[in-house]
Molecule: SAM riboswitch aptamer (S box leader)
Organism: Alphaproteobacteria bacterium
RNA sequence: ACUUCAUCAAGACCAGUGGAGGGAUAGGCCCUGUGAUACUGGAGCAACCACCAAGACGUGAAGACGUUGCGGUAAGGUGCUAAGUCCUACGGUAUCCCGGCUUCUUUUAGCAAGAGGCGGGCGCUGGCAGAUGAAGG
Numbered sequence: 001a002c003u004u005c006a007u008c009a010a011g012a013c014c015a016g017u018g019g020a021g022g023g024a025u026a027g028g029c030c031c032u033g034u035g036a037u038a039c040u041g042g043a044g045c046a047a048c049c050a051c052c053a054a055g056a057c058g059u060g061a062a063g064a065c066g067u068u069g070c071g072g073u074a075a076g077g078u079g080c081u082a083a084g085u086c087c088u089a090c091g092g093u094a095u096c097c098c099g100g101c102u103u104c105u106u107u108u109a110g111c112a113a114g115a116g117g118c119g120g121g122c123g124c125u126g127g128c129a130g131a132u133g134a135a136g137g
Base pairs, nucleotide, nucleotide: 002136003135004134005133006132007131008130013042014041015040016039017038021031022030023029025089026088027087028086043081044080045079048077049076050073051072052071055068056067057066058065059064085129090126091125092124093123096121097120098119099118101117102116103115104114105113106112
């Protein structure tokens, strides 16, 4: 490289260097000389790993040990500090909304009304992709 699992609607900014692009890809929409992205220093957020640990379960004669783990800590290993992973990419779909498309029925001079189909929108949902962590490799 790659594989597996978990999470992704919350949270958290100042200074210095430097000087033009950046938000993974595409489209959109944004950020940016009132200085972006990046790097450095400090500060912070969070709680994946880590640590403590109620309770439960199991083993044991017992001390105890093992599994799980409500809850908690933040000195350690990562991560993060514009916008929901910024939104959407491929599907499914109840209700609702729209249609200048279409079928049927009713009525008519004409307009029209009702039901269904189709297409679209919103919402919900599964997946893909991505990010982060923990394992493996």